[in-house]
Context: one part of a larger RNA
RNA sequence: GAAUGAACGCUGGCGGCAUGGAAUAGGCAUGCAAGUCGAACGCGUCAGGGGCAACUCUGACGAGUGGCGAAAGGGUGUAUAACACGUGAGCAACCUGCCUCCGGGUUGGGGACAACCCCGGGAAACUGGGGCUAAUACCUGAUGUGGUCCGCGGCUGUUAUGGCGGCGGCACUAAAGGCUUCGGUCGCCCGGAGAGGGGCUCGCGUCCCAUUAGCUAGUUGGCGGGGUAACGGCCCACCAAGGCGAUGACGGGUAGCUGGUCUGAGAGGAUGGUCAGCCACACUGGGACUGAGACACUGCCCAGACUCCUACGGGAGGCUGCAGUCGAGGAUCUUCCGCAAUGGGCGCAAGCCUGACGGAGCAAUGCCGCGUGAGGGAUGAAGGCCUUCGGGUUGUAAACCUCUGUCACCCGGGACGGAGAAUGUGACGGUACCGGGAGAGGAAGCACCGGCUAACUACGUGCCAGCAGCCGCGGUAAUACGUAGGGUGCGAGCGUUAUUC
Numbered sequence: 001g002a003a004u005g006a007a008c009g010c011u012g013g014c015g016g017c018a019u020g021g022a023a024u025a026g027g028c029a030u031g032c033a034a035g036u037c038g039a040a041c042g043c044g045u046c047a048g049g050g051g052c053a054a055c056u057c058u059g060a061c062g063a064g065u066g067g068c069g070a071a072a073g074g075g076u077g078u079a080u081a082a083c084a085c086g087u088g089a090g091c092a093a094c095c096u097g098c099c100u101c102c103g104g105g106u107u108g109g110g111g112a113c114a115a116c117c118c119c120g121g122g123a124a125a126c127u128g129g130g131g132c133u134a135a136u137a138c139c140u141g142a143u144g145u146g147g148u149c150c151g152c153g154g155c156u157g158u159u160a161u162g163g164c165g166g167c168g169g170c171a172c173u174a175a176a177g178g179c180u181u182c183g184g185u186c187g188c189c190c191g192g193a194g195a196g197g198g199g200c201u202c203g204c205g206u207c208c209c210a211u212u213a214g215c216u217a218g219u220u221g222g223c224g225g226g227g228u229a230a231c232g233g234c235c236c237a238c239c240a241a242g243g244c245g246a247u248g249a250c251g252g253g254u255a256g257c258u259g260g261u262c263u264g265a266g267a268g269g270a271u272g273g274u275c276a277g278c279c280a281c282a283c284u285g286g287g288a289c290u291g292a293g294a295c296a297c298u299g300c301c302c303a304g305a306c307u308c309c310u311a312c313g314g315g316a317g318g319c320u321g322c323a324g325u326c327g328a329g330g331a332u333c334u335u336c337c338g339c340a341a342u343g344g345g346c347g348c349a350a351g352c353c354u355g356a357c358g359g360a361g362c363a364a365u366g367c368c369g370c371g372u373g374a375g376g377g378a379u380g381a382a383g384g385c386c387u388u389c390g391g392g393u394u395g396u397a398a399a400c401c402u403c404u405g406u407c408a409c410c411c412g413g414g415a416c417g418g419a420g421a422a423u424g425u426g427a428c429g430g431u432a433c434c435g436g437g438a439g440a441g442g443a444a445g446c447a448c449c450g451g452c453u454a455a456c457u458a459c460g461u462g463c464c465a466g467c468a469g470c471c472g473c474g475g476u477a478a479u480a481c482g483u484a485g486g487g488u489g490c491g492a493g494c495g496u497u498a499u500u501c
Base pairs, nucleotide, nucleotide: 001501002500003499004498006497007496008495009494010493013370014369015368016367017366018365019363020362026326027325028324030323031322032321035068036067037066040065041064043062044061045060046059047058048057049056050055075281076280077279085205086204087203088202089201090200091199094198095197096196099194100193101192102191103190104189105188106187107141108140109139110138116131117130118129119128120127121126146173147172148171149169150168151167152166154164155163156162177186178185179184207253208252209251214244215243216242219241220240221239222238224236225235226234256278257277258276259275260271261270262269263268283304284303285302286301287300306317307316308315309314334360336359337358338357342356343354344353345352346351373403374402375401376400383394384393385392386391407442409437410436411435412434413433417428445490446489447488448487449486450471451470452469456485457484458483459482460481466473467472
């Protein structure tokens, strides 16, 4: 000098765009943050229509069965020195819901369980028994283009346990309907391909300590098996005795990694906040279930700590989501508005949900822009300060005259963002912007002035009080302390502190 997610002191007019819990991954009151579908299904309540009634139709609401979603989006950086990340390869060892394309199919039966009704237990959370019932829920039969498995033979292949056709075979293996204007449409099942996503393996790169030098029994390899979507000591039985290490094993410390960011002429050094990609975590530890996908932030089970309720028998909870609160701290915001836009989930759709997101609020936290007036004005007023008492300086500065109207203020108008073939739809917001109005009115400070380093005098003080980044100032004329006048620098900021280059 540059920089910062900064803080502190003094000061503080406006706008735009960003940024804002870095420490206690400490504890949390309250509200909201994941639902949706009646065009899968039965039922109940209410209202209306038809009907003598049974019943039926339409609409709204409710819980339940069922489907999809809830594995995304959002948060944080605890763990992790690791195939975690980055980069480049590989899988002849793999999976993939929704989406796209292609081929084929969608047939016959059955028994339940919720809801509901009855009886019961419990303070509650909740729960037991009996009875009725629907389905795109569940079970079973048929068909088998196919798929799996076995055998034969062909083509091809990069070293190959691979790939692609063909033939034969015992066996196993599918399905679901809804709506309809009857045209169709949304689905369902089997198989193949794709896209996107994921899993696994390997080369290389990735901090400090040798005052860490030896480490290792599932350890290293093999045979066989189990398990997985899949290879593999991943797990297991048996067999062998291996494997790693000064090119730093093992141990300890520290740390999420990267694109990037800061600095620097560069090489390099430091760093990883916001944004983006990946990883890890969700009160602490462990576990599986469901599912295409989890070992699952607002799912389940067990244990533990903590908090709360209790009729003492037993229960409930998890803000590292958005706000907000306490605590600790030098220190980090509103318990706001809206789904109008973008995106996501569900739905044929209408639509519903969305603290993602879009916005507003607070904070000079940063960057950028603007203003606090412009021109004229000398017996160079008064006052202040200095003085050799002549004067000098503050200083065109002020007053005064003539103007202007940015910002702020008032009045009026008033958007884009919204657009598809078409209707509706704006939180922001009566905002931005435009027109008009009044009046210089409402808007300047902070640090420094011994040298480094731009800027000097007076008074006070008297090694005191104090200053200080280094050198050093202060003991009676201090340009170095304090105050004043003057000056220098920057300016809605200026200094200080901390940290990096």
This is a predicted structure of a 501-nucleotide part of an RNA (small-subunit ribosomal RNA, 5' domain) from a metagenome. Its Rfam family is "Bacterial small subunit ribosomal RNA". The full RNA is in RNAcentral, with records from SILVA.